This is a predicted structure of a 94-nucleotide RNA (Glycine riboswitch aptamer) from an uncultured Acetobacteraceae bacterium.
Its mean pLDDT, the model's own confidence on a scale to 100, is 79.
It matches the Rfam family "Glycine riboswitch aptamer". From the family's description: This family represents the bacterial glycine riboswitch.
RNA sequence: AGGUUCCGUGCGGGAGAGCACUUCCCCCGCGGAGGUCGCCGAAGGCGCAACCGGCCCCCGGAAACGCUCAGGCAACAAGGACCGCACGGAAGGC
Repeated sequence: AGGUUCCGUGCGGGAGAGCACUUCCCCCGCGGAGGUCGCCGAAGGCGCAACCGGCCCCCGGAAACGCUCAGGCAACAAGGACCGCACGGAAGGC
């Protein structure tokens, strides 16, 4: 100085997909749990993956891409990549 990067915290914004069928429970409800089928991708995870790098026909890193293990699929709630603001810390610049 408060312009850069990363991490954490707080606040705000934040999508998608069956009120599916069935069994059980119950406080008898747009409730809860299990099973079946159908779906979603924006926690996480994985990839033989765009792309980037290197000692280059091999190795490393790796996306909001792909897969759907996990998670999720009326509203509410929770979660939610990412974005903005504020604060704190670490690195870095002068």